[in-house]
This is a predicted structure of a 73-nucleotide RNA (transfer RNA) from a Candidatus Aenigmatarchaeota archaeon. Its mean pLDDT, the model's own confidence on a scale to 100, is 80. Rfam family: tRNA. The family's RNA type in Rfam is transfer RNA. It was read from a public genome assembly.
RNA sequence: GCCCCCGUCGUCUAGCGGCCUAGGAUGCGAGCUUCUCGGGCUCGAGACCCGGGUUCAAAUCCCGGCGGGGGCA
Numbered sequence: 001g002c003c004c005c006c007g008u009c010g011u012c013u014a015g016c017g018g019c020c021u022a023g024g025a026u027g028c029g030a031g032c033u034u035c036u037c038g039g040g041c042u043c044g045a046g047a048c049c050c051g052g053g054u055u056c057a058a059a060u061c062c063c064g065g066c067g068g069g070g071g072c073a
Base pairs, nucleotide, nucleotide: 001072002071003070004069005068006067007066010026011025012024013023018056028044029043030042031041032040033039049065050064051063052062053061
C1' cells in the first nucleotide's frame, strides 16, 4: 500500500428498513426481605463510533472517515 471482517448501555450481547419507549444478562443506584453477610424480589438510571447519502421511514442499505482484528505484498 491492497483486500476481508467487526464497531449497540461500564462489560457481554439480541436486533433480517416500520411492529416498543432499541430488548436481555451482568454490573451500578434505591426499596423490600434477612439478626448480619450472601442470596432473592421490585423499581430506576444507562448505548446504536463520526460525517454525508438513499428512502415516506435507517442501529439495519450505500459512500467516506476514525478505531480494532486478520490476510497478501